[in-house]
Context: one part of a larger RNA
RNA sequence: GGAUGAACGCUGGCGGCGUGCCUAACACAUGCAAGUCGAACGAAGCAAUUGAAGGAAGUUUUCGGAUGGAAUUCGAUUGACUGAGUGGCGGACGGGUGAGUAACGCGUGGAUAACCUGCCUCACACUGGGGGAUAACAGUUAGAAAUGACUGCUAAUACCGCAUAAGCGCACAGUACCGCAUGGUACAGUGUGAAAAACUCCGGUGGUGUGAGAUGGACCCGCGUUUGAUUAGCUAGUUGGUGGGGUAACGGCCUACCAAGGCGACGAUCAAUAGCCGACCUGAGAGGGUGACCGGCCACAUUGGGACUGAGACACGGCCCAGACUCCUACGGGAGGCAGCAGUGGGGGAUAUUGCACAAUGGGGGAAACCCUGAUGCAGCGACGCCGCGUGGAGGAAGAAGGUUUUCGGAUUGUAAACUCCUGUCGUUAGGGACGAUAAUGACGGUACCCGACGAAUAAGCCACGGCUAACUACGUGCCAGCAGCCGCGGUAAUACGUAGGUGGCAAGCGUUAUCC
Numbered sequence: 001g002g003a004u005g006a007a008c009g010c011u012g013g014c015g016g017c018g019u020g021c022c023u024a025a026c027a028c029a030u031g032c033a034a035g036u037c038g039a040a041c042g043a044a045g046c047a048a049u050u051g052a053a054g055g056a057a058g059u060u061u062u063c064g065g066a067u068g069g070a071a072u073u074c075g076a077u078u079g080a081c082u083g084a085g086u087g088g089c090g091g092a093c094g095g096g097u098g099a100g101u102a103a104c105g106c107g108u109g110g111a112u113a114a115c116c117u118g119c120c121u122c123a124c125a126c127u128g129g130g131g132g133a134u135a136a137c138a139g140u141u142a143g144a145a146a147u148g149a150c151u152g153c154u155a156a157u158a159c160c161g162c163a164u165a166a167g168c169g170c171a172c173a174g175u176a177c178c179g180c181a182u183g184g185u186a187c188a189g190u191g192u193g194a195a196a197a198a199c200u201c202c203g204g205u206g207g208u209g210u211g212a213g214a215u216g217g218a219c220c221c222g223c224g225u226u227u228g229a230u231u232a233g234c235u236a237g238u239u240g241g242u243g244g245g246g247u248a249a250c251g252g253c254c255u256a257c258c259a260a261g262g263c264g265a266c267g268a269u270c271a272a273u274a275g276c277c278g279a280c281c282u283g284a285g286a287g288g289g290u291g292a293c294c295g296g297c298c299a300c301a302u303u304g305g306g307a308c309u310g311a312g313a314c315a316c317g318g319c320c321c322a323g324a325c326u327c328c329u330a331c332g333g334g335a336g337g338c339a340g341c342a343g344u345g346g347g348g349g350a351u352a353u354u355g356c357a358c359a360a361u362g363g364g365g366g367a368a369a370c371c372c373u374g375a376u377g378c379a380g381c382g383a384c385g386c387c388g389c390g391u392g393g394a395g396g397a398a399g400a401a402g403g404u405u406u407u408c409g410g411a412u413u414g415u416a417a418a419c420u421c422c423u424g425u426c427g428u429u430a431g432g433g434a435c436g437a438u439a440a441u442g443a444c445g446g447u448a449c450c451c452g453a454c455g456a457a458u459a460a461g462c463c464a465c466g467g468c469u470a471a472c473u474a475c476g477u478g479c480c481a482g483c484a485g486c487c488g489c490g491g492u493a494a495u496a497c498g499u500a501g502g503u504g505g506c507a508a509g510c511g512u513u514a515u516c517c
Base pairs, nucleotide, nucleotide: 001517002516003515004514006513007512008511009510010509013389014388015387016386017385018384019382020381021347026345027344028343030342031341032340035089036088037087040086041085044082045081046079047078048077049076050075051074052073053072058067059066060065096300097299098298105225106224107223108222109221110220112218115217116216120213121212122211123210124209125208126207127206128162130160131159137152138151139150140149141148142147168193169192170191171190172189174187175186176185177184178183198205199204226272227271228270233263234262235261238260239259240258241257242256243255244254245253275297276296277295278294279290280289281288282287302323303322304321305320306319325336326335327334328333353379355378356377357376361375362373363372364371365370392422393421394420395419402413403412404411405410427454428453429452431450432449436444461506462505463504464503465502466487467486468485472501473500474499475498476497482489483488
């Protein structure tokens, strides 16, 4: 000098764009953050329309009745209706955090003759015919509650058999070509095994099998990736083989047996520290430092462990067990997890609103309308940063007054002020008023912006002045009080302390502290 997610002191007018718990991965009140589909399904309720039963009040009466049609009951149809249930898809994305991890975790380059892939696209072939349940619901019942138990009824794109099988899986044997090998590719045979779900407005929307693609993922390998030797030896599933199991798949991944190997001064093991990278800061570069925001990957979700479901998880707002903690309880037993968005306490030098909207972009569901979305878009707060603008312009010497100083003549503050003439950024106020989104729909927002009026009005501080280093005098103090980055200043004439005047620098900031080059 540059830089910062900064903090502190003094000061502070406006706008744009960014950015804001670096500490306790500490504990959390409250609200919201993942739902959706009635074009998969049955029942219930509601509303409307309608049919049947019913027969009140009223009217009339010659008292026999007639008329009249309400309440109520049962049924049918319809629905941008309601909230539970079965079922489907989505809750594995999006959002947060960096505790752990020195590792194939990450980066980079390869490899799979060892793999999977819902939704999507393309191609081919199908979508036939049956069955038994169960929630909801009703009844009984246990419990304070959470939650159940039993009996009975019912549906499906829920579940289960059967048929069919071009291609597909498995087993057996074959031919050709290729490969370093386990083998691969192509062709063809026999046996055996496995599917499906319908709806329709007739346009379509689905379902099943297979192949290919796309996308996403899994595993493996070379190289690179902090410090310590005051850590020198480490290792028994350990290293390799065979058989078996397991996996989507290879593999000591697991297991039985056999062999005795494997790693290490080119630093094993152990310990400490740490998420990695694109990037960011600095530097002429080489390097050094950092890993906030944004983007990619990884890991985690109160602590530890486990699996279930599923195309995908060993799953932040799912399940089970154990631990700690908090809450409810009728003491028998239950409930919970903000490292989602706000917000609270605590910690700290220190870090914001319990805001608006789904209008846009994107995501989930749906045929769609639409619903959901603290993702996101916006607004609020903070000079936290960068950038831009302003706090007026021109004239104005009696060089006013006042202040400071003085050799008492003056000098300086100083064209500075007053005063005159202007301007109108910002401000106040009247009016108009977007783009973003158009067929329609705007949270932002009556915002940005445009235009009229008003009137210098509303707006300057901070640090320094001995040298380094731009900028000097007076008074006070008297090795005291104090200053200080280094050298150093202060003991009676201090340009170095304190105050004042003046001056210098930067400026809505200026200094200090911390950290990096």
A computed fold for a 517-nucleotide part of an RNA from an uncultured bacterium, annotated as small-subunit ribosomal RNA, 5' domain.
Its mean pLDDT, the model's own confidence on a scale to 100, is 82.